[in-house]
RNA sequence: GCAGCAGUUCAGAUGGUCGCUGGUCCGCGUGCGGGCUGGAGGAAAGUCCGAGCUCCACAGGGCAGGAUGGUCGCUAACAGCGACUGGGGGUGACCCUAAGGAAAGUGCCACAGAAAAUAUACCGCCCUUCCGGUUCUUCGGAAGUCCCUACGGGGAGGCAGGGUUCAUCCUGCAGGUAAGGGUGAAAAGGUGAGGUAAGAGCUCACCAGUUUCCCGGGUGACCGGGAAAGCUUGGUAAACCCCAUCCGGAGCAAGACCGAAUAGGAAAGCGCCAAGGAUUGCCCGUCCGUGCUUUCGGGUAGGUUGCUCGAGACGACAGGCAACUGUCGUUCCAGAUGAAUGAUCAUCGCCCCUUUCCGGGUAACCGGGGCGGGGAACAGAACUCGGCUUAUGAACCGCUGCAACC
Numbered sequence: 001g002c003a004g005c006a007g008u009u010c011a012g013a014u015g016g017u018c019g020c021u022g023g024u025c026c027g028c029g030u031g032c033g034g035g036c037u038g039g040a041g042g043a044a045a046g047u048c049c050g051a052g053c054u055c056c057a058c059a060g061g062g063c064a065g066g067a068u069g070g071u072c073g074c075u076a077a078c079a080g081c082g083a084c085u086g087g088g089g090g091u092g093a094c095c096c097u098a099a100g101g102a103a104a105g106u107g108c109c110a111c112a113g114a115a116a117a118u119a120u121a122c123c124g125c126c127c128u129u130c131c132g133g134u135u136c137u138u139c140g141g142a143a144g145u146c147c148c149u150a151c152g153g154g155g156a157g158g159c160a161g162g163g164u165u166c167a168u169c170c171u172g173c174a175g176g177u178a179a180g181g182g183u184g185a186a187a188a189g190g191u192g193a194g195g196u197a198a199g200a201g202c203u204c205a206c207c208a209g210u211u212u213c214c215c216g217g218g219u220g221a222c223c224g225g226g227a228a229a230g231c232u233u234g235g236u237a238a239a240c241c242c243c244a245u246c247c248g249g250a251g252c253a254a255g256a257c258c259g260a261a262u263a264g265g266a267a268a269g270c271g272c273c274a275a276g277g278a279u280u281g282c283c284c285g286u287c288c289g290u291g292c293u294u295u296c297g298g299g300u301a302g303g304u305u306g307c308u309c310g311a312g313a314c315g316a317c318a319g320g321c322a323a324c325u326g327u328c329g330u331u332c333c334a335g336a337u338g339a340a341u342g343a344u345c346a347u348c349g350c351c352c353c354u355u356u357c358c359g360g361g362u363a364a365c366c367g368g369g370g371c372g373g374g375g376a377a378c379a380g381a382a383c384u385c386g387g388c389u390u391a392u393g394a395a396c397c398g399c400u401g402c403a404a405c406c
Base pairs, nucleotide, nucleotide: 001402002401003400004399005398007396008395009394010393012348013347014346015345016344017343018342020039021038022037023036024035025034026033027032028031041378045389046388048387049386050385051384052383053251054250055249056248065247066246067245068244069243070084071083072082073081074080085099086097087096088095089094100242101241105240106239107236108235109234122181123180124177125176126175127144128143129142130141131140132139133138145156146155147154148153158173159172160171161170162169163168189207190206191205192204193203194202208232210229211228212227213226214225215224216223217222255305256304257303258302265296266295267294268293269292270291271290272289276288277287278286279285312331313330314329315328316327317326318325319324350375351374352373353372355370356369357368358367359366360365
């Protein structure tokens, strides 16, 4: 210098003018004015987890459903964080890991391939039978098939032999292997030797892996070493599933309080002008109904509260590798509700561009100053915290790899 890895910090500063809003004090004409003072973030965001708080539900147990899944720790809690273990990636700094079970069962594994899991057989190798050549041990060719099944077998065709004039009948036969090639992301442990007709964990040695046991270390995940067994078991569980642990629901528009006007409800009193209904046809009476007044209760608009002092913030010390915890001290730091937290000007600081001056240098260029112009991200609290994720500007510290020079 280039390319990277990990982490920390900040989120321009000061002043003037004009506004918005919470608190408090004063004034009065009681909703206005004035003084003082507070007023967004590292993510306030996504609303993805976990809690506090509130209301509802709830004997106990089970099913269903959901979440989580290495170990130890931290925490109010967590799917979070820290440290470590195993696995994977990178030359490295370092990073990733949803990391229980595939030997309980089921499913799936594209294309290719004989076969993707009860193993199987395209080429090949070997064997059996037949045919032909060669001419004496070899070469070439053909066949060793297909279908059904209750898995006992049956049927069709083929080959060989025999009987028969023929049709046709009878008898017999029907393989082995998985070393090698080939396919695939993945092929039924790997290498070598023995063995065999050819072969094969068929046998043996070594290696890898599984299970069980023993010894040593570690709180533990696990690590190191040793022995035995069967010889060996494909992958996939953010597929169903199994195992273990945990889990009631809704949310500040939760919830609590106050509470108009209008309409409707209940009760009481008065009236019924009459042409209402029921009680027998009529009358009285009673009930319903109806009008007015008063009272009561529910509830809407609206208001108050919840509401910002809290697992708080900052600092020092102590414990711990760390996450984190403890003690002491200091401090109060938004609370709006059609929703405030803003606008503008000046100066300074930072970055970029143009131009110019000074110093150094042969030059490229480096350092410093001046005039002018431009730029400064993502983004806005709404009950409150702890996390995660995503968006985003700048600065700084440490580390790694490579190359060159001293």
Model confidence (mean pLDDT): 75 of 100.
This is a predicted structure of a 406-nucleotide RNA (Bacterial RNase P class A) from a Deltaproteobacteria bacterium.
Rfam family: Bacterial RNase P class A. Gene Ontology terms of the family: dimeric ribonuclease P complex, ribonuclease P activity and tRNA processing. Rfam's curators write: Ribonuclease P (RNase P) is a ubiquitous endoribonuclease, found in archaea, bacteria and eukarya as well as chloroplasts and mitochondria. Rfam classes the family as a ribozyme.
RNAcentral holds the sequence, with entries from ENA.
Of the family's consensus pairs, 90% are formed in the model.